[in-house]
RNA sequence: AGCGAUCUUCAGGGACGGGUGAUCCCGCGCGAGCGGGAGAUUCCCUACCGGCGGUGAAAGCCCGCGAACCCCGCUCGAAGGCGGGGCCGAUGCGGUAAUCCGACGCCCCUUGCGGCGGAUACCCGCAGCCGACCGUACAGUCGGGAUGAAAGAAGAUCGGC
Numbered sequence: 001a002g003c004g005a006u007c008u009u010c011a012g013g014g015a016c017g018g019g020u021g022a023u024c025c026c027g028c029g030c031g032a033g034c035g036g037g038a039g040a041u042u043c044c045c046u047a048c049c050g051g052c053g054g055u056g057a058a059a060g061c062c063c064g065c066g067a068a069c070c071c072c073g074c075u076c077g078a079a080g081g082c083g084g085g086g087c088c089g090a091u092g093c094g095g096u097a098a099u100c101c102g103a104c105g106c107c108c109c110u111u112g113c114g115g116c117g118g119a120u121a122c123c124c125g126c127a128g129c130c131g132a133c134c135g136u137a138c139a140g141u142c143g144g145g146a147u148g149a150a151a152g153a154a155g156a157u158c159g160g161c
Base pairs, nucleotide, nucleotide: 003159004158005157006156007155008154009153010152015046017045018044019043023038024037025036026035027034028033047141048140049131050130051065052064053063054062060129061128069086070085071084072083073082074081075080091127092126093125094124095123099119100118101117102116104114105113106112133144134143135142
């Protein structure tokens, strides 16, 4: 260093913009109605955001995990705890190539150096796309469950090797 047990801390970002006007309120009028005000971070325009591990190099949209939602089992007086299952969004094009492969050349003949050819992106550019549940005027951005839970990150102690 790696392994096991227990524990601790940490572990999510994003609209003061414009438009529209459902709805509500006030005044006036006998009335049809007229005038005024409030009014969407949800609609339209525009803007903005991106959990965790991995992947040949830095990924919201490549692979996987977590959260949310649904279900089941065990336990429990209850609250709850433990475990399991289901579900689980979204990318193309162009460029470059650390790296790898190939034949070749050089050399101190080691597999070292060199250029050449081929392959590869999470990088660069362009265009695009996605985002649980409940509430509310239809929500990735507001409020709520949540001062929660958690992928996981860092560390402490003990054990054994």